Predicted 3D model of a 221-nucleotide RNA (Group I catalytic intron) from Chitinophagaceae bacterium UBA2467. The organism belongs to Chitinophagaceae, within Bacteria. Its Rfam family is "Group I catalytic intron". On this family, see Cech, Annu Rev Biochem 1990: "Self-splicing of group I introns". The family has 12 seed sequences and 5,602 matches in Rfam 15.1. From the family's description: Group I catalytic introns are large self-splicing ribozymes. They catalyse their own excision from mRNA, tRNA and rRNA precursors in a wide range of organisms. The core secondary structure consists of 9 paired regions (P1-P9). These fold to essentially two domains - the P4-P6 domain (formed from the stacking of P5, P4, P6 and P6a helices) and the P3-P9 domain (formed from the P8, P3, P7 and P9 helices). Gene Ontology term of the family: Group I intron splicing. The sequence was found by an Rfam model in a public genome assembly.

RNA sequence: CGCAGGACUUAAAUAGUUCUUUUAGAAAAAUUUGAGUGCUCAGAGGGAAACCUUUGAUGCAGAACCCUUCAAAUUCGGGGAAGCCUUACUUGCAAUGCAAGUUGGUAAUCCCGAGCCAAGUCACUUAAGGUGAAAGGUGUAGAGACUAGACGGAGGGCGCCUACGUUCAUCAAUGAAUAUGGCGAAGGUAUAGUCCAGACCACAAACCCAUAAAAUGGGGA
Numbered sequence: 001c002g003c004a005g006g007a008c009u010u011a012a013a014u015a016g017u018u019c020u021u022u023u024a025g026a027a028a029a030a031u032u033u034g035a036g037u038g039c040u041c042a043g044a045g046g047g048a049a050a051c052c053u054u055u056g057a058u059g060c061a062g063a064a065c066c067c068u069u070c071a072a073a074u075u076c077g078g079g080g081a082a083g084c085c086u087u088a089c090u091u092g093c094a095a096u097g098c099a100a101g102u103u104g105g106u107a108a109u110c111c112c113g114a115g116c117c118a119a120g121u122c123a124c125u126u127a128a129g130g131u132g133a134a135a136g137g138u139g140u141a142g143a144g145a146c147u148a149g150a151c152g153g154a155g156g157g158c159g160c161c162u163a164c165g166u167u168c169a170u171c172a173a174u175g176a177a178u179a180u181g182g183c184g185a186a187g188g189u190a191u192a193g194u195c196c197a198g199a200c201c202a203c204a205a206a207c208c209c210a211u212a213a214a215a216u217g218g219g220g221a
Base pairs, nucleotide, nucleotide: 001006008036009035010034011033012032013031014030017027018026019025020024037061038060039059040057041056042055043054044053045052046051065157066156067155068154069153070152075114076113077112078111079110080109083106084105085104089101090100091099092098093097115138116137117136121133122132123131124130125129142196144195145194146193147192148191158184159183160182161181165178166177167176168175169174207219208218209217210216
C1' cells in the first nucleotide's frame, strides 16, 4: 500500500493512494494485456543418480546464501519480435463511422557476422615479456558522458541433493561413509546514481520542410 500476513521480474494502458523540496518528483500497491523466471504435472533426449536440455498444460509465487576480486573493451554491419499507435489503399456493413485486411511507425526484447576486451583459466614460448584459444562480455541506454558494483566475469566458503567409482561391514542380499557429480531463478538492449542533446512543463517553445496519418528526421527560436 492493501479485502488479504496479500505484494516473483519486466513493458504498456487505466483509475487512484501516500509522502515531499508540490508546474512536478518519489514510494508502495490495484485491474487488464504482452513477454520472462522458478515451483507443480506430463512427454522426449542425455546421465549411474542427483540433475540438465527441451516441448506442452494447468495452477501457484514458499525458497533462491556469504566473503574476496575484476571494471577493460564499449566499434562497424545485419536478421527477427508480442503488444501499442496510425490508416493513403481494398472489401463488407446498420455507412461523414465501424469492422476485417493492409500501409507506415514504435517497441518490452530474441539473435548473427567481423573487430575488440579486465582479472582468472588452458596451450605454446621467453631473460622479462609475448602469441594464440575457450568461456564470458562488448555490440544491445532516451543520442549519449561519467562513477560505482551486480542480477555479470574470476576465486574461495557454506547449505542441501545424489553415490558411478572407492573404502568398511556382511555367508550373501544389502547397509554405512565419501564428490571429482549436481542445485542455490529471472531482471544490466543502462542495474543504482550523477549529468545531458532530446522529451515534458512555463515563457513565445511556437514555426518551417519531407510526410496520407501516426511517428521519425532535418532546420530553427